Transfer RNA from Alcanivorax sp. DG881, 74 nucleotides, folded computationally. Lineage of the source: Bacteria > Pseudomonadati > Gammaproteobacteria > Oceanospirillales > Alcanivorax.

């Protein structure tokens, strides 16, 4: 320097072929159970979908550039 793969909550990840209020687990926090905690229950909050731009009625999803990580080849 080329090519492919990823970047979505703190953390691990889903998100179908563009269309519903962006989900799940784990963590965290309230409340319940308990002598107390742990586990279990019932709940609550958390996101600029890696940045900027462009297609569109409509973008996490299409398309252009950067950025950051991982592979490969040089």
């Nucleotide at each position: 320097g080329c090519a492919c793969c990823g970047g979505u909550a703190g953390c691990u990840c889903a998100g179908c072929u563009g269309g519903a209020u962006a989900g799940a687990g784990c963590a965290a926090c309230u409340g319940g159970c308990u002598a107390c905690g742990a586990a279990c229950c019932a709940g609550u909050a958390g996101g600029u979908c890696g940045g900027g731009g462009g297609u569109u009625c409509g973008a996490c999803u299409c398309c252009c550039u950067c950025c950051c990580g991982g592979u490969g080849c040089a």

Its mean pLDDT, the model's own confidence on a scale to 100, is 81.